[in-house]
Model confidence (mean pLDDT): 75 of 100. Predicted 3D model of a 111-nucleotide RNA (TPP riboswitch aptamer (THI element)).
RNA sequence: AUGAUUUGCAAGGGGUGCUGACGUAAGUUGGCUGAGACAAGGUGUAUUACCACCUGAUCCCUCAGACCUGAUCCGGAUAAUACCGGCGUAGGAAUGCGAACGUAUUUGUGU
Numbered sequence: 001a002u003g004a005u006u007u008g009c010a011a012g013g014g015g016u017g018c019u020g021a022c023g024u025a026a027g028u029u030g031g032c033u034g035a036g037a038c039a040a041g042g043u044g045u046a047u048u049a050c051c052a053c054c055u056g057a058u059c060c061c062u063c064a065g066a067c068c069u070g071a072u073c074c075g076g077a078u079a080a081u082a083c084c085g086g087c088g089u090a091g092g093a094a095u096g097c098g099a100a101c102g103u104a105u106u107u108g109u110g111u
Base pairs, nucleotide, nucleotide: 001103002102003101005100006099007098008097009096010095011062012061013060014059015058016057017032018031019030020029021028022027038056040055041054042053043052044051067092068091069090073086074085075084076083
C1' cells in the first nucleotide's frame, strides 16, 4: 500500500407479504416463501382506512449493495402471494474509523 478474509466501534439505509380455521365482533390459532413476515403501538386526515407520519421490536444491507421504481408488467407454478423465472449489463439506492490475518513493494540492521 492492498484485500470477494475475520472482527470492533460509531453512523446510515431498508423489509415485515400471502393464506386457512374458529368467532357476531374484538380477537384467537395454524399453513406457505424467506435471513427476517411483529397479525406491534401511537398521532393525523377521513365514512372507514388498506393513506400519511412517528416510535419500538426483529432481520437484512451499506457498492459482489438490502431495498425501491417500472408494476394493477410478462411467463410458469400455487390454496394464494412481490412463490420461482424474466424484465436486468434497466433507472435509483445507505460508510467512516480501527484491530487481526494474508499478500505485495520499499527502506534499515545483522549473518
Rfam family: TPP riboswitch aptamer (THI element). From the family's description: Vitamin B(1) in its active form thiamin pyrophosphate (TPP) is an essential coenzyme that is synthesised by coupling of pyrimidine and thiazole moieties in bacteria.